[in-house]
FMN riboswitch aptamer (RFN element), 155 nucleotides, folded computationally.

């Protein structure tokens, strides 16, 4: 110190602040007592429910402005946006795993060397639920790429 078994721990951030107001609840005003619905083959008996207008109260971490936030490994120098992985998700499974699928960046500027520093201006973010969600709430006290350790084995 390599390599490979087993085993332990460890592994994901974020709505401060403002506007609208779908809905809700309530006071009133006018207006109808009619008229929908359910029920029943049909009727009937029975049960249910007013309709506008105005004004308060509440009400989106989801909608508008704005604000935040960035797993993991690689890269000659630091990366949400280069190149893989992970996770959601879809398919098969002998349930151990396989396969798919899988966002999003330019320009300038230092430098030998940076799409990774620095400046400017962009964009990106699974699924369910809920007023339309990267940030709430829920699978998940779950998985996990991987990271740091321990003991044993080879050489």
């Nucleotide at each position: 110190a390599u390599a490979g078994u087993u085993c332990u721990u460890c592994g994901g951030g974020g709505c401060a602040g403002g506007g609208u107001g779908a809905c809700u609840u309530u006071u009133u005003u006018c207006c109808a007592c009619a008229g929908g619905c359910c029920g029943g083959u049909a009727a009937a008996a029975g049960g249910c429910c007013g309709g506008a207008g105005a004004g308060g109260a509440g009400a989106a971490u989801u909608c508008c402005c704005u604000a935040c936030c960035g797993g993991c490994g690689g890269u000659g120098a630091c990366a949400g946006u280069c190149c893989g992985c992970g996770a959601c998700c879809c398919g098969c499974u002998u349930c151990g795993g396989c396969g798919g699928c899988u966002g999003a960046a330019u320009u300038g500027g230092u430098g030998c060397a940076a799409u990774u520093c620095c400046a400017a201006u962009a964009c990106c973010g699974a699924c369910a639920g809920u007023a339309u969600a990267g940030u709430c709430u829920g699978g998940a006290u779950g998985a996990g790429a991987g990271a740091a350790g321990a003991a044993g084995u080879a050489c």
Its mean pLDDT, the model's own confidence on a scale to 100, is 81.